[in-house]
RNA sequence: AGAGUUUGAUCCUGGCUCAGGAUGAACGCUGGCGGCGUGCUUAAUACAUGCAAGUCGAACGAAGGUUGUAGCAAUACAUCCUUAGUGGCGAACGGGUGAGUAACGCGUUGGUGACCUGCCCCGAAGUGCGGGAUAACAGUCCGAAAGGAUUGCUAAUACCGCAUGGUUUCAUUUGGAUUAGAUGCCAGAUGAGCAAAGGCGAAAGUCGCUUCGGGAGGGGCUUGCGUCCCAUCAGCUAGUUGGUAGGGUAAUGGCCUACCAAGGCAAUGACGGGUAGGGGACCUGAGAGGGUGGCCCCCCACAAUGGAACUGAAACACGGUCCAUACACCUACGGGUGGCAGCAGUAGGGAAUAUUGGUUAAUGUGCGAAACGGCGAACCAGCAACGCCGCGUGCACGAUGAAGGCCUUCGGGUUGUAAAGUGCUUUUUGAGGGGAUGAGGAAGGACAGUACCCUCAGAAUAAGUCUCGGCCAACUACGUGCCAGCAGCCGUGGUAACACGUAGGAGACGAGCGUUAUCCGGAUUUACUGGGCGUAAAGCGCGUGCAGGCGGUUCAGCAAGUUGGAUGCGAAAGCUCCCGGCUUAACUGGGAGAGGUCGUUCAAAACUACUGAACUUGAGAGUGGUAGAGGGAGGUGGAAUUCCGGGUGUAGUGGUGAAAUGCGUAGAUAUCCGGAGGAACACCAGUGGCGAAAGCGGCCUCCUGGACCAUUUCUGACGCUCAGACGCGAAAGCUAGGGUAGCGAACGGGAUUAGAGACCCCGGUAGUCCUAGCUGUAAACGAUGUAGACUUGGCGUUGGUGGGGUUAAAUCCAUCAGUGCCGAAGCUAACGCGAUAAGUCUACCGCCUGGGGACUACGGCCGCAAGGUUAAAACUCAAAGGAAUUGACGGGGCCCCGCACAAGCAGCGGAGCGUGUGGUUUAAUUCGAUGAUACACGAAGAACCUUACCAGGGUUUGACAUGCUGGUGGUAGGGAGCCGAAAGGUGACCGACCCUCGGGGAGCCAGCACAGGUGCUGCAUGGCUGUCGUCAGCUCGUGUCGUGAGAUGUUCGGUUAAGUCCGCUAACGAGCGCAACCCUCGCUGUGUGUUACAUGUGUCACACGGGACUGCCGGUCCUAAACCGGAGGAAGGUGGGGAUGACGUCAAGUCAUCGUGGCCCUUACGUCCCGGGCUGCAAACGUGCUACAAUGGCUGGUACAAAGGGAAGCGAUACCGCGAGGUGGAGCAAAUCCCAAAAAACCGGUCUCAGUUCGGAUUGUAGUCUGCAACUCGACUGCAUGAAGUUGGAAUCGCUAGUAAUCGCGGAUCAGCAUGCCGCGGUGAAUACGUUCCCGGGUCUUGUACACACCGCCCGUCAAGUGAUGAAAGCUGGUGGUACCCGAAGUCGUUAGCCUAACCGCAAGGAGGCGGCGCCUAAGGUAAAACUGGUGAUUGGCACUAAGUCGUAACAAGGUAGCCGUACCGGAAGGUGUGGCUGGAUCACCUCCUU
Repeated sequence: AGAGUUUGAUCCUGGCUCAGGAUGAACGCUGGCGGCGUGCUUAAUACAUGCAAGUCGAACGAAGGUUGUAGCAAUACAUCCUUAGUGGCGAACGGGUGAGUAACGCGUUGGUGACCUGCCCCGAAGUGCGGGAUAACAGUCCGAAAGGAUUGCUAAUACCGCAUGGUUUCAUUUGGAUUAGAUGCCAGAUGAGCAAAGGCGAAAGUCGCUUCGGGAGGGGCUUGCGUCCCAUCAGCUAGUUGGUAGGGUAAUGGCCUACCAAGGCAAUGACGGGUAGGGGACCUGAGAGGGUGGCCCCCCACAAUGGAACUGAAACACGGUCCAUACACCUACGGGUGGCAGCAGUAGGGAAUAUUGGUUAAUGUGCGAAACGGCGAACCAGCAACGCCGCGUGCACGAUGAAGGCCUUCGGGUUGUAAAGUGCUUUUUGAGGGGAUGAGGAAGGACAGUACCCUCAGAAUAAGUCUCGGCCAACUACGUGCCAGCAGCCGUGGUAACACGUAGGAGACGAGCGUUAUCCGGAUUUACUGGGCGUAAAGCGCGUGCAGGCGGUUCAGCAAGUUGGAUGCGAAAGCUCCCGGCUUAACUGGGAGAGGUCGUUCAAAACUACUGAACUUGAGAGUGGUAGAGGGAGGUGGAAUUCCGGGUGUAGUGGUGAAAUGCGUAGAUAUCCGGAGGAACACCAGUGGCGAAAGCGGCCUCCUGGACCAUUUCUGACGCUCAGACGCGAAAGCUAGGGUAGCGAACGGGAUUAGAGACCCCGGUAGUCCUAGCUGUAAACGAUGUAGACUUGGCGUUGGUGGGGUUAAAUCCAUCAGUGCCGAAGCUAACGCGAUAAGUCUACCGCCUGGGGACUACGGCCGCAAGGUUAAAACUCAAAGGAAUUGACGGGGCCCCGCACAAGCAGCGGAGCGUGUGGUUUAAUUCGAUGAUACACGAAGAACCUUACCAGGGUUUGACAUGCUGGUGGUAGGGAGCCGAAAGGUGACCGACCCUCGGGGAGCCAGCACAGGUGCUGCAUGGCUGUCGUCAGCUCGUGUCGUGAGAUGUUCGGUUAAGUCCGCUAACGAGCGCAACCCUCGCUGUGUGUUACAUGUGUCACACGGGACUGCCGGUCCUAAACCGGAGGAAGGUGGGGAUGACGUCAAGUCAUCGUGGCCCUUACGUCCCGGGCUGCAAACGUGCUACAAUGGCUGGUACAAAGGGAAGCGAUACCGCGAGGUGGAGCAAAUCCCAAAAAACCGGUCUCAGUUCGGAUUGUAGUCUGCAACUCGACUGCAUGAAGUUGGAAUCGCUAGUAAUCGCGGAUCAGCAUGCCGCGGUGAAUACGUUCCCGGGUCUUGUACACACCGCCCGUCAAGUGAUGAAAGCUGGUGGUACCCGAAGUCGUUAGCCUAACCGCAAGGAGGCGGCGCCUAAGGUAAAACUGGUGAUUGGCACUAAGUCGUAACAAGGUAGCCGUACCGGAAGGUGUGGCUGGAUCACCUCCUU
């Protein structure tokens, strides 16, 4: 520091995800030691048990006990110990928790001139005289208990009175200082009031006590600033704000009460709601920030819940009191008791968090004079890898690179110096021995026989976890087969998975490693540092304008902001740096630094603010002109449509792609005249004008707003922007009243269509128009907020002014204000913008933060309604999007080509037959090929064989190959006969090579390896092939352009069959294709001459040459390429034909030609044999043959080819047969012989338009040939039979010249079988105006939401499942207020009843206490509302889900351009009306610009 992910690829925008660090963690696997830390984040839930606050006898009486003395004893005195009570101090600290609290609670800075302070320290003064009680105790009584009542006795440092007393307190009052301010400070005067306690000691003395002043430390109150989210919380407030008086407090204060006034707070966010203890700090981050507040420290709040006071220096009190409530316990049922958010511990909750331990030794604290005694504070120990830190699990040598594992191309590689083995060491572990510091000075140590030290033993006691497709370090095999599963994102798995599982290996970290959760980072993805808004999300529809923000030039002042210096505080811990202590580190000690939007003070005066004075350029005013569809009102005009009346006139009209509905003989349409009424204003008219925008268009008049130019007369910053507010605001729509010609949602009808709720047509209501109001939205757009400044240019146009010019104009020059186009720099992701900025800056406002859900729900506000405005969440996806690129596509465009169409000829589709296919059947009908590019295709030839299929019968190292081992001599091989359908079995007999005679080789037999497979996968492959297409294309190098994908070249103008050539040109060249080179045919020369012809200047054949190149002439063109015409020539513009097939496309075809990976079978899916099948047949399709006849059939005669084949072959003459054919065998391995007859044609005859003398299917019968064998299932022949068919519907194929058509001939395959295929020649046409249309292709261009590329993409209803959510009759909780009722404890007030030791009083009585009453008030009750949850029959939309239904709305002109607002309608997408937009293709015109 970045990376992955949107696309075919690219750039951008933008979200999601990852790598890092952290944690009071939890879970999974694993686990040796030590040190230092940390450990209920949930139920502030309930708690058994024990402990956590006591102490003082030197305050007091008393009781009990010990010891001593005296005594016989009782007893007395003294001493010591213990302690229930009175009394004092403490218990308000320490410890816990975070419920509440958004607050002066906390933090920070001040104030207290408005205050308090026990114990402690310093100073001053004092401590005199008296009094009455009471607990304990003893007795009586009540109660289960807890506890209580009553009688009697007694003490004090308990309580009370009097005296003294001040610089103390209070009242009145005088003066002074300081201060922001004096009632409170200081100094004084007068008057009034107020203290005390003793103990110990032999004493000295000491500890106390009282009053006052001061201090230290602690606290109370107050103040500026800071301190979370929601505005879908906008108004809140009656003690509320202030005053006066009083009360209360330590003290200010509505803190409380009475009276008076009506204030106070709030957009700088009051009030309300939600959440939350705050800080030091901690985590992260470069920082700014963001998140957190556990341990430790400070502050606050709380102590079962709520309320209240008492005591006290301090509490409204965790281990105190009273009351209420809930809960729990005890009970004799009458009544009582309790509060772990102290330490342990229990239950419960939870993913989850420890011992009912030791000690007061240290630190610290309360009491005490002290010794002591107390302390779950604290110090230790225990449990837990929960965290951080440290150590170890050995070290060295050791190659045969062992064995085993895994992989393998079978060679090897890897695990791997790893192990074994040899030597060494002992941290750790175990055993034994010694043994601390912590305690300063005698003893006394929980930790602890611990840390540490020494000795011994022995490599011994000690390694796992996660990952290995990319991000991201690390790869192979097997298993699985869209299954099981993985996954943070992208994704992976459908038979070759580096992604699942296992194994081997590797990588990372290591007593840990992974996962989950959460926070920061990366994320500049809320942007202060540090983002944006034309098209990606984002400029309010437009204006006026308060608050707010910002503000021209000069001078002077001031010092708030600002800048600098000094200074105070900012606790400690933490952080950073330095230096120390534990063996090191973590940890810890000391020192320094850092840390604030803070306070005080001094100084400066540039800038901002403020104050004052001035200025004119911003702004405004004046004067003189100008243009204009600017607005409002009232008049008025003509054209046109429609309607009405009349005339003429007759059968149609209207409308459409074509029609129909409609209108019309009751007279339409058409035409003429007259009239009525409403709406809109042609031409002018223009990227012309005006207006803030919406918007504004005949003409005239009135009223009225703004702008511009000139002048430089006046004012003197008067300005800019603008949240909220207010006004204007197309169309549609609403209310009321008018009006209604045309148009026209809805609606009706006619068409179209599969349907047509649409497009088209005929009608037609609201509406469109006017008046008065409402609505407040649009693609309200330049998708571009307003204002100002600055920054090269060119060309138009509108309105001015000046100059120049003219008779007057115009053209021209300059300038101001508008409005356009093109472009420089610059900007931009690109497109583009470019003085009318999207450039460079300034001021202010508005808005955005992934897509969907959602221009939605709920709530608020507005509206008559429709609806508008403001505006979420759950859930879901990993994208959604912008611009540009290359393709592909378009029912987009231009150009061009092709038997593509057209023009022609002959067919096919109908019939019969042949053949192939689908289907069906079958035991099997083997398999493959399936739009074009399968279907007389693989198959150049299925009776057996072929043959792969079926049935049956055999066989198992095999029908075939190689190797190894063993065996084998009458062996291998042949083989009569027998069995069998055959294969095969058995089997008399015959019987092989070399040799050095030992044997060897071959064969055979047995066994082991292996053979074999037309079994699967053509979607694992090679090779070969089809097709686009013999179409003219496909690319590269260098250069240039572009951020890039890419472009250029290859486009353009001509031309060509051609990316053929030429010209131009940021391109210049090159390659594969095209063409040429090759073969053949046509003309010709030379040579040769077998078997050809012939007897030679020739034909024919072969070989080598020549010839044709737009070469020549004319024309056209850019004097380029080229084209047109002509000459000559056998041939003329590629002379005809062939071979030759670019980059690539179709996962095209073929595993069954062959080769081959993987998988599968192995007495079978191998192999052998016989028979059957591939030929089966309602009907369907392709492709052929033969025909339907007279251009013909039949018959007789007469001609003319080419190219081929021939030895298990072709086979002549001759003879036989009607014929197929037979007999026979001359010749020929072929220019020699044979096949071999060419046929159409021509010359005669006959038939005469008919199912025929056409046609030949089918069938019968008799034969021939091939073959082992023609039954299934061959071909041919003779005789007989004589079917359909009379030129073929929709549709469709081929062909442009020696072609089509027609006629025969040959060959391959082959025993036989050809209508198929491949070749050969004979005869030999017609037509092409032309490119509008169909099909295919090519170049350029355009649109695109397509890229699996239109067989694409994609929308909505309906149906199914799942999920979250809104509404809802209700049901049920919670919260805080309001009103009323009741009202405990308690303070305060009051009091007529009751009680009464101290004090007053001679007494009565007072003071005091109890009780009663009153105010306040917790809890409770009742009521109506509010807010906020849960649930809810039913219901609304939404999201998601491999293959459901209906349509086809959108993307191309998406087939009716689309979209926005609005209204109506419709199963649904949607349709239509009205206004608007271009984010519409195409064509034409106009204007403008460029060259």
This is a predicted structure of a 1491-nucleotide RNA (small-subunit ribosomal RNA) from an uncultured bacterium.
The coordinates come from a structure-prediction model, not an experiment, and the mean pLDDT is 84.
Its Rfam family is "Bacterial small subunit ribosomal RNA". Gene Ontology terms of the family: structural constituent of ribosome and ribosome.